[in-house]
């Protein structure tokens, strides 16, 4: 010096769904929004928490997509070597190469 990897600080980016019940309205079946509660998956379902920051599948578009499950849902997989997408510094570890010094 190249490549790679871990951590810290600061800054920035992102998502927040589904089912059921209650409050509420209506003459009954029934029913939208808002609020609250319970449950499912998950790192995270409004927490300053979680995740991600180009080594970029965090997340968005495609997508009211396709296949498989489920009470239901990006729940799982495909799509995806697709197209986008937010960085600086510091402290270490490892590999390779080069230079200098000593023996």
């Nucleotide at each position: 010096g190249u490549c790679u990897u871990g951590a810290g600080c600061u800054a920035g980016g992102g998502g927040u769904g589904c089912a059921c019940c209650g409050u509420c309205g209506g003459a009954c079946c029934c029913g939208a929004a808002a609020c609250g509660g319970u449950g499912c998956u998950g790192a995270g379902a409004g927490a300053u928490a979680c995740c991600c920051u180009u080594u970029g599948a965090a997340c968005c578009u495609g997508a009211c997509c396709c296949g498989g499950a489920u009470c239901a849902u990006a729940c799982c997989g495909g799509c995806g070597u697709a197209g986008g997408g937010a960085a600086g510094c510091u402290c270490g570890g490892g590999u390779c190469u080069u230079u200098c010094c000593c023996u």

A computed fold for a 103-nucleotide RNA from Methylohalobius sp., annotated as TPP riboswitch aptamer (THI element). It matches the Rfam family "TPP riboswitch aptamer (THI element)". Its family is annotated with thiamine pyrophosphate binding in the Gene Ontology. The sequence was found by an Rfam model in a public genome assembly. Of the family's consensus pairs, 96% are formed in the model. The organism belongs to Methylohalobius, within Bacteria. The coordinates come from a structure-prediction model, not an experiment, and the mean pLDDT is 77.